Model confidence (mean pLDDT): 77 of 100. Predicted 3D model of a 363-nucleotide RNA (Bacterial RNase P class A) from a Bacillota bacterium. The organism belongs to Bacillota, within Bacteria. It was read from a public genome assembly, where an Rfam model found it. The model forms 97% of the base pairs in the Rfam consensus.
């Protein structure tokens, strides 16, 4: 120099003018009363007008996947049946998240990934091919005992055998070497995989020795092991105002309604629902002060946590940030809060910067 890799900052800008928009604080006039008849005081800011001061959309505000704050039922309980995680160990309100590690895979490396517990409880699947796809099998082949033949060999009939070959994604460990009637871990060497033992580690594993003990795959099939799960949701709930028809017809319900996932047993003890028809769709709260931010010092590899110290930082509600003008600047995508807050997860344009890896050159 040039190609990788991993993290992090920013976010249609910045300033200065006019004129609009939402919400918060402060004043101030119209109004009203008294007074010494000019103005000064004293009430009143609920609505309306005007002034002044601060504020005012994102890294994902999206998706609605997960957890969790809060609202309301439940809190008499048990079981089954559902659901969720799935190597270790840590964080954390909690989570399926994140951190640090350990094994597989992938990369020359930095790194990135991961549905990672149990096939010997059992059931089921592995299509064609092929002899044989889970307790096995022998198509070509080797070897051999008889016996018969046209006798360098053929044939039939029985025994051995899985080493070559064929099929296939996989065929009962792989490669050499001995040995055998031929042939197999039948025996050795090395390599794998399993058992056992030792050391190291919290662990998960890993590292070494021993032993010829050497039979597939899938559980993102059903299943078994472990651990963990009440329900629903801000259109949750509360509270003021108005109006209205204290309307009509059913059903079920002490032989037990209702009682917030689903069944079932028990407990509680009186309402529960269906149709057809009327009145209101108004306004307050919830609504932002939070597992908050931000500096710093301390404790951990790290996620994170502990003290101190400052800070308040959008609450619409047919739903606010908009025009225009000057100058700089180029930094544009994807893109608009509606309770929050912790994640993953999609979408996305450029800018600035650290830190590690490979390669080629110079010193």
């Nucleotide at each position: 120099g040039c190609g990788a890799g991993u993290g992090g900052a920013c976010a249609c800008g910045a300033c200065g003018g006019c004129c609009g928009c939402c919400g918060c604080g402060c004043c101030g006039a119209g109004g009203c009363c008294g007074u010494u008849u000019g103005a000064c005081g004293g009430c009143g800011c609920g609505c309306c007008c005007g002034g002044c001061g601060g504020g005012g959309a994102g890294g994902a505000a999206a998706g609605u996947c997960c957890g969790a704050g809060c609202u309301g039922c439940a809190c008499a309980g048990g079981g089954c049946a559902g659901g969720g995680u799935g190597c270790u160990g840590g964080a954390u309100a909690a989570c399926g998240u994140c951190c640090a590690g350990u094994g597989g895979g992938g990369g020359c490396a930095a790194c990135c990934u991961u549905a990672a517990g149990g096939a010997a409880a059992g059931u089921g699947c592995c299509a064609c091919a092929g002899a044989a796809a889970a307790c096995a099998a022998a198509c070509c082949g080797c070897c051999u005992g008889c016996g018969g033949c046209c006798a360098g060999g053929c044939c039939g009939c029985g025994g051995g055998u899985a080493a070559g070959g064929a099929u296939g994604a996989a065929a009962c460990g792989g490669u050499g070497c001995g040995g055998c009637a031929a042939g197999a871990g039948c025996g050795c060497a090395c390599c794998a995989g399993a058992a056992g033992c030792u050391u190291g580690g919290u662990g998960a594993c890993a590292a070494g020795c021993u032993u010829g003990c050497u039979u597939g795959g899938c559980a993102a099939a059903c299943c078994c092991c472990a651990c963990c799960c009440g329900c629903a949701g801000c259109a949750a709930g509360a509270c003021c105002a108005a109006a209205u028809a204290g309307g009509g017809g059913g059903a079920g319900g002490a032989u037990g309604a209702c009682g917030c996932g689903g069944c079932c047993c028990g407990c509680c003890g009186a309402c529960u629902u269906c149709c057809c028809g009327g009145g209101u769709u108004g306004g307050u709260c919830g609504c932002u002060c939070g597992a908050g931010g931000c500096g710093u010092c301390g404790g951990g590899c790290a996620a994170c946590u502990g003290g101190c110290g400052c800070c308040c930082u959008a609450g619409a509600u047919a739903g606010a940030u908009g025009g225009u003008c000057g100058u700089c600047c180029a930094c544009g995508a994807c893109a608009g809060a509606a309770c929050u807050c912790g994640g993953c997860u999609u979408a996305u344009g450029g800018u600035c910067g650290a830190c590690u890896c490979g390669c080629a050159u110079g010193c």